[in-house]
Molecule: FMN riboswitch aptamer (RFN element)
Organism: bovine gut metagenome
RNA sequence: UUUUCAGGGUGGGGUGAAAUUCCCCGACCGGCGGUAUAGUCCGCGAGCCGAAAGGUUGAACCGUUGAAACUACGGUACCGACAGUAAAGUCUGGAUGGAAGAAAA
Numbered sequence: 001u002u003u004u005c006a007g008g009g010u011g012g013g014g015u016g017a018a019a020u021u022c023c024c025c026g027a028c029c030g031g032c033g034g035u036a037u038a039g040u041c042c043g044c045g046a047g048c049c050g051a052a053a054g055g056u057u058g059a060a061c062c063g064u065u066g067a068a069a070c071u072a073c074g075g076u077a078c079c080g081a082c083a084g085u086a087a088a089g090u091c092u093g094g095a096u097g098g099a100a101g102a103a104a105a
Base pairs, nucleotide, nucleotide: 001105002104003103004102005101010026011025012024013023014022027090028089029080030079031044032043033042034041039078040077047056048055049054060076061075062074063073064072082093083092084091
């Protein structure tokens, strides 16, 4: 430089004109790089604001092993952009988009 790849996930019940959004009991999901293997550490991307630079953007503790783990194992928790709509991590949509990055030549 070129090409390709690059996000996943709810069952039942109640009320109601209407709720996968509210209430009740359960369930499921987790982009990319770093590092002792990470949704919750550090940083990045997407989203939003901006002409740009940039700004903004959630969450974890304890114990065990070990040279080393807020990453493994055990226990108990917690978090989740914007728009639509009866209030949404899981429905619909911007998106058959874009991108952190990865692979090959």